[in-house]
RNA sequence: CGGGGCGUAGCGCAGCCUGGUAGCGCACCUGCCUUGGGCGCAGGGGGUCGUGUGUUCAAAUCACACCGCCCCGACCA
Numbered sequence: 001c002g003g004g005g006c007g008u009a010g011c012g013c014a015g016c017c018u019g020g021u022a023g024c025g026c027a028c029c030u031g032c033c034u035u036g037g038g039c040g041c042a043g044g045g046g047g048u049c050g051u052g053u054g055u056u057c058a059a060a061u062c063a064c065a066c067c068g069c070c071c072c073g074a075c076c077a
Stems, first nucleotide, its partner, number of pairs: 001073007010026004020057001028044005050066005
């Protein structure tokens, strides 16, 4: 330098193709249970969807640019 993949809650991920309420598991908080802890049960909180712009009535999803990480290839030494 060229090509490809990934970026969504604290962690691991789905949702994207085909635009229409942002979800799952674990973790966390509260209550019940227990002498206490753990397990279990019930309820709850937490999101600029990497950044910006555009398209649209409406964007995590489509388009463009950029940033970061990973992989492959080439080049230089």